[in-house]
A computed fold for a 121-nucleotide RNA from Evansella tamaricis, annotated as Glycine riboswitch aptamer. Lineage of the source: Bacteria > Bacillota > Bacilli > Bacillaceae > Evansella.
């Protein structure tokens, strides 16, 4: 000089699941009827709508993270072969603690670059 597997950064792509009920508090504007003053305009209350936080209930997702397991290998034991038990032991396979179930964010994992290294040849 080629530059593999791998690691680092950057950047894209990245699925499923309730924008569920309810409770509280705040704000946004609407309505409703009192009270005070000079028409009308001030206050505080009430309903319901929306948005946000924060409790609580009942459905769900699975690809942050997390835990569990086959096959095989080992080991004891027993040995002519052969259990039982223990230990390693993978996932996009279970699970659903965690985390999620409009948008945002997060996302296994994937691809570009860029860089680290130096397998083979």
């Nucleotide at each position: 000089a080629u530059g593999a597997u791998a690691g680092c950064a950057a950047g894209g792509g990245g699925a499923g699941a309730g924008a569920u009920c309810u409770u509280c508090a705040u704000c946004a504007a609407u309505c409703c009827a009192u009270u005070u003053u000079u028409a009308a305009a001030a206050a505080g209350g009430g309903a319901a709508u929306g948005a946000u936080g924060a409790g609580g209930a009942c459905g769900c997702c699975g690809a942050a993270g997390g835990a569990g397991c086959a096959a095989a290998c080992u080991g004891u034991a027993a040995u002519a072969a052969u259990a039982c038990c223990a230990g390693u032991g993978a996932a996009u396979c279970u699970c659903u603690c965690a985390g999620g179930c409009a948008a945002a964010a997060a996302g296994a994992c994937u691809c570009u670059u860029g860089u680290u290294g130096g397998a083979c040849g």